This is a predicted structure of a 468-nucleotide part of an RNA (small-subunit ribosomal RNA, 3' major domain) from an uncultured cyanobacterium.

Context: one part of a larger RNA
RNA sequence: UGACGGGGGCCCGCACAAGCGGUGGAGCAUGUGGUUUAAUUCGAUGCAACGCGAAGAACCUUACCAGGGUUUGACAUGAUACGAAUUUUUGUGAAAGCAAAAAGUGCCGUUUGGAACGUAUACACAGGUGGUGCAUGGCUGUCGUCAGCUCGUGUCGUGAGAUGUUGGGUUAAGUCCCGCAACGAGCGCAACCCUUGUUUUUAGUUGCCUUUAUGGAACUCUAAAAAGACUGCCGGUUAUAAACCGGAGGAAGGCGGGGAUGACGUCAAGUCAGCAUGCCCCUUACACCCUGGGCUACACACGUGCUACAUUGGGCGAGACAAUGAGAUGCAAACCUGCGAAGGUAAGCGAAUCUAUAAACUCGUUCUAAGUUCGGAUUGUAGGCUGCAACUCGCCUACAUGAAGGUGGAAUCGCUAGUAAUCGCUGGUCAGCUAUACAGCGGUGAAUUCGUUCCCGGGCCUUGUACA
Numbered sequence: 001u002g003a004c005g006g007g008g009g010c011c012c013g014c015a016c017a018a019g020c021g022g023u024g025g026a027g028c029a030u031g032u033g034g035u036u037u038a039a040u041u042c043g044a045u046g047c048a049a050c051g052c053g054a055a056g057a058a059c060c061u062u063a064c065c066a067g068g069g070u071u072u073g074a075c076a077u078g079a080u081a082c083g084a085a086u087u088u089u090u091g092u093g094a095a096a097g098c099a100a101a102a103a104g105u106g107c108c109g110u111u112u113g114g115a116a117c118g119u120a121u122a123c124a125c126a127g128g129u130g131g132u133g134c135a136u137g138g139c140u141g142u143c144g145u146c147a148g149c150u151c152g153u154g155u156c157g158u159g160a161g162a163u164g165u166u167g168g169g170u171u172a173a174g175u176c177c178c179g180c181a182a183c184g185a186g187c188g189c190a191a192c193c194c195u196u197g198u199u200u201u202u203a204g205u206u207g208c209c210u211u212u213a214u215g216g217a218a219c220u221c222u223a224a225a226a227a228g229a230c231u232g233c234c235g236g237u238u239a240u241a242a243a244c245c246g247g248a249g250g251a252a253g254g255c256g257g258g259g260a261u262g263a264c265g266u267c268a269a270g271u272c273a274g275c276a277u278g279c280c281c282c283u284u285a286c287a288c289c290c291u292g293g294g295c296u297a298c299a300c301a302c303g304u305g306c307u308a309c310a311u312u313g314g315g316c317g318a319g320a321c322a323a324u325g326a327g328a329u330g331c332a333a334a335c336c337u338g339c340g341a342a343g344g345u346a347a348g349c350g351a352a353u354c355u356a357u358a359a360a361c362u363c364g365u366u367c368u369a370a371g372u373u374c375g376g377a378u379u380g381u382a383g384g385c386u387g388c389a390a391c392u393c394g395c396c397u398a399c400a401u402g403a404a405g406g407u408g409g410a411a412u413c414g415c416u417a418g419u420a421a422u423c424g425c426u427g428g429u430c431a432g433c434u435a436u437a438c439a440g441c442g443g444u445g446a447a448u449u450c451g452u453u454c455c456c457g458g459g460c461c462u463u464g465u466a467c468a
Stems, first nucleotide, its partner, number of pairs: 001468002003465003007462007015452002019415005026307008034298002042053002064293007073125001077124002079121005086103007107114002127282002130280003136276002138271003141267001143265001148187006154163003167178003193259004198227007208216002230253001233247005309408001313367007326355002330349002335344003374405001379400007421444007
């Protein structure tokens, strides 16, 4: 100087408390451990691994296993020879491939030839998702959006170092004020950026309003530019400061709400399997192609979720109101067929123009406390869709079946307002889907916060130390 303390003081945070809703019990989905397996590819492992890499494993993906094949190779550059390329057919085979046969002559160029592509030969080499994240780059997580981390000069100290950065107030903040052997400065904080809340101006088509006109520009909306909030005004408190409390006006008030933005560093944190890369290793194999299988196994254990256990509910009928976003190998209205999934036919739309029932909600009716008209797992049968192909191993529909489950032990998680809770909708990936995931969008819309004694984490000062 740090680090640590079941030392002290001050302060903060959904940290506790006050509340609301969950997890832990059930069934299922998904990830992990374990076990099994020819293989169940690999990585991630307290917080900060476990709906994580994976924004989508039937083949492909795929890295794993079994079998069948290849050895200058699936891919790159270079040499020589032959053939344009290419297309079709036959045999064999699970396919990859192997063996044949036929058609065919192009472009540039006067020609030898050249470009592109294919086959063969020999070698330089290719190739490796093989190892090492404790050799690395880059990127990322985390403490933590916590308020800290430092430097120049000066001063003090033999020196390591100290001071500044401590102190009195204040703040979300090393934010600001005052004081002070310090005076200044940098990276952080804040602001500048995006979005949302209000108004004005400009502009009105595909949007809006009226009526069906080759009308209108008031509103909604769209999207560009402005205005607006700054403790600016008033009162009080304080040290006449910084600031805090109350008030006015205002759409909004003291950082208005949300986002992006992550200082010096810590964890030899994570990643050699995104990519790049040193070294080591393989080179008829640890490389490459193909078929089939596996990643989907299942006495069990854990994490994260979905659906429920019902009356603030279930069923049936009728009616109402969104926003984000997507669409041409696409989104698909209307009509017809079908109980339905869907099929047929077919307008419109490269979209403010066309395409999608929002649901919870409201009204009416029925059920009546029961393992039920709750709950929907599981299983059977019959179908539909995608796709070469749904057996291993897809999704959906109809009929039948109708498990567990009556609110969950110890323990534990999230959340302070348009939040929690609850309700649906959209998108990416994608042929299809295992999405209950993830990323967004809007609808309805609470309760509680006395307070800082305690638990956890963090910041500043101080104290002890045989620790570095």

Its Rfam family is "Bacterial small subunit ribosomal RNA". The RNAcentral record of the full RNA draws on ENA and SILVA.